[in-house]
Predicted 3D model of a 475-nucleotide part of an RNA (small-subunit ribosomal RNA, 3' major domain) from an uncultured organism. The full RNA is in RNAcentral, with records from Greengenes.
Context: one part of a larger RNA
RNA sequence: UGACGGGGGUCCGCACAAGCGGUGGAGUAUGUGGUUUAAUUCGAUGAUACGCGAGGAACCUUACCUGGGCUCGAAUGGCUCGUGAUCGGUUCAGAAAUGGACUUUUCUUCGGACAUGAGUCAAGGUGCUGCAUGGUUGUCGUCAGCUCGUGCCGUGAGGUGUUGGGUUAAGUCCCGCAACGAGCGCAACCCCUAGGUUUAGUUGCCAGCACGUAAUGGUGGGGACUCUAGACCGACUGCCUACGCAAGUAGUGAGGAAGGCGGGGACGACGUCAAAUCAUCAUGGCCCUUACGCCCAGGGCUACACACGUACUACAAUGGACGGUACAGCGUGUUGCGAGCCAGCGAUGGUAAGCCAAUCACGAAAAGCCGUUCUCAGUUCGGAUUGGAGUCUGCAACUCGACUCCAUGAAGCUGGAAUCGCUAGUAAUCGCGCAUCAGCCAUGGCGCGGUGAAUACGUUCCCGGACCUUGUACA
Numbered sequence: 001u002g003a004c005g006g007g008g009g010u011c012c013g014c015a016c017a018a019g020c021g022g023u024g025g026a027g028u029a030u031g032u033g034g035u036u037u038a039a040u041u042c043g044a045u046g047a048u049a050c051g052c053g054a055g056g057a058a059c060c061u062u063a064c065c066u067g068g069g070c071u072c073g074a075a076u077g078g079c080u081c082g083u084g085a086u087c088g089g090u091u092c093a094g095a096a097a098u099g100g101a102c103u104u105u106u107c108u109u110c111g112g113a114c115a116u117g118a119g120u121c122a123a124g125g126u127g128c129u130g131c132a133u134g135g136u137u138g139u140c141g142u143c144a145g146c147u148c149g150u151g152c153c154g155u156g157a158g159g160u161g162u163u164g165g166g167u168u169a170a171g172u173c174c175c176g177c178a179a180c181g182a183g184c185g186c187a188a189c190c191c192c193u194a195g196g197u198u199u200a201g202u203u204g205c206c207a208g209c210a211c212g213u214a215a216u217g218g219u220g221g222g223g224a225c226u227c228u229a230g231a232c233c234g235a236c237u238g239c240c241u242a243c244g245c246a247a248g249u250a251g252u253g254a255g256g257a258a259g260g261c262g263g264g265g266a267c268g269a270c271g272u273c274a275a276a277u278c279a280u281c282a283u284g285g286c287c288c289u290u291a292c293g294c295c296c297a298g299g300g301c302u303a304c305a306c307a308c309g310u311a312c313u314a315c316a317a318u319g320g321a322c323g324g325u326a327c328a329g330c331g332u333g334u335u336g337c338g339a340g341c342c343a344g345c346g347a348u349g350g351u352a353a354g355c356c357a358a359u360c361a362c363g364a365a366a367a368g369c370c371g372u373u374c375u376c377a378g379u380u381c382g383g384a385u386u387g388g389a390g391u392c393u394g395c396a397a398c399u400c401g402a403c404u405c406c407a408u409g410a411a412g413c414u415g416g417a418a419u420c421g422c423u424a425g426u427a428a429u430c431g432c433g434c435a436u437c438a439g440c441c442a443u444g445g446c447g448c449g450g451u452g453a454a455u456a457c458g459u460u461c462c463c464g465g466a467c468c469u470u471g472u473a474c475a
Base pairs, nucleotide, nucleotide: 001475002474003472004471005470007469008468009467010466011465012464013463015459016458019422020421021420022419023418026313027312028311029310030309031308032307033306034304035303042053043052064299065298066297067296068295069294070293076122077121078120079119080118081117082116083115084114088103089102090101091100092099093098106113107112124288125287127286128285129284133282134281135277136276137275138273140271145184146183147182148181149180150179151160152159153158164175165174166173190265191264192263193262195233196232197231198230199229200228201227205222206221209220210219211218236259239253240251241250242249243248315415319374320373321372322371323370324369325368331362332361333360336355337354340351341350342349343348381412386407387406388405389404390403391402392401428451429450430449431448432447433446434445
């Protein structure tokens, strides 16, 4: 100087408390451990692994296993020599890769181009080492810290500044001070959102004026309104009151759409964990080179006594079922979205308008509201499991897809010890969209809107953190 303390002081955080909803019990989905296996590819392992890499494992992917094949090799470039084949088509063998047979077939400025064979120089490796590395990432932590120049103090390590008194979300600002300044962080500058002005009116809108319809901005027209999307304004403790030297704090204050950081995002200092990743990529070293490389078929990654994590669905009446009826936003669409009509109980099929989309389509929002029914039961709750019949995608749904219909109807009556999330348009609850994608094991992920709470006395305690101080046989 740090680190640590079941030392002290001050302060903060959904850290506790106060509340609301869960997990832990059930069934299923998914990941992991374990076990099994020819293989169940590899990585991630307290917090910071476990719906994680994977934003799509039937083949492919695929790295694993078994078997069949290749050896300048699956891809690309250079040089030398040779050939005009090769590719494509038909056919045979084969699981295919591949091999055999038949057939078709170049351009030329004659240099060559193109393709291919042989040789050769480079190959190739998801093999090892993340404890050799770059890059990227997690975490402490969006915590308020981490440092430097000069000066001063100290023999020196080092200190001071950065401590103190206030204040703040903040090393934020003020006052003081052997310090005076500065840098990286904080904040602001950026984006979205909440109000307004203005510009612009098509594909959006429709107040007024006409036309027209069973009805509809459908048509003429209009820019008023909504909206769209560019520019700008607006919030600064600016004003008032109280307290204060000041910074600032308080106010059921004014004005204002918004008030004291308005809400959210992006943004992550010096560093810590030899943290993670050699399997995104790059890369040193080591290793393999008729194989640890490459091609192919089938299998496996989907196994199953069990254990754990994360979710979904429930156990019902604030509910289930049936009928009627209302209101979104983000988005996506040409190998696509597909209205309407017809067929089917349905998944879906047939036909087909429109749309490269503020124009057309996906599209039904759901919870809600209004009726009817069920009357507390393992039930008209719950839907696992299983049988049958189908639809669709795809070369192909056996291992191993999703969906539909009929039948079947399991566990489950609110969950021990323990444990998690959340402070407001939040929790809870309800549906919708997108990426990946032929299809989909999505109950996941990322977004979007609808309905919409309760509670916070307080900081004694648990956990984590910041500053000052103290002790130390630790570095």
The prediction has a mean pLDDT of 83.